Predicted 3D model of a 73-nucleotide RNA (transfer RNA) from a Coriobacteriales bacterium.
The coordinates come from a structure-prediction model, not an experiment, and the mean pLDDT is 81.
Lineage of the source: Bacteria > Bacillati > Actinomycetota > Coriobacteriia > Coriobacteriales.
It was read from a public genome assembly.
Rfam family: tRNA. Gene Ontology term of the family: triplet codon-amino acid adaptor activity.
[in-house]
């Protein structure tokens, strides 16, 4: 060249075409401690890699890209 797998919050991770995209680390406040750590409540963080198609509706299907891994000769 060519076949294949991934790309969802700092990070790591769940998501059957339909309800506010959920959870864990960790971050911010309170709380409770003499105080830290531990522990308990709440919170903020996700243009679902880009751009297009299908759809009445996409993170999910489809075609390009892009950028990571793999397999071939």
């Nucleotide at each position: 060249g060519c076949c294949c797998c991934c790309a969802u919050a700092g990070u790591c991770u769940a998501g059957c075409g339909g309800u506010u995209a959920g959870g864990a680390c960790g971050c911010c406040a309170c709380c409770c401690u003499u105080u830290c750590a531990a522990g308990g409540u709440g919170g903020a963080a996700a243009u679902c890699g880009c751009g297009g198609g299908u759809u009445c509706g996409a993170a999910c299907c489809c075609c390009g890209c892009u950028g990571g891994g793999g397999g071939u000769a």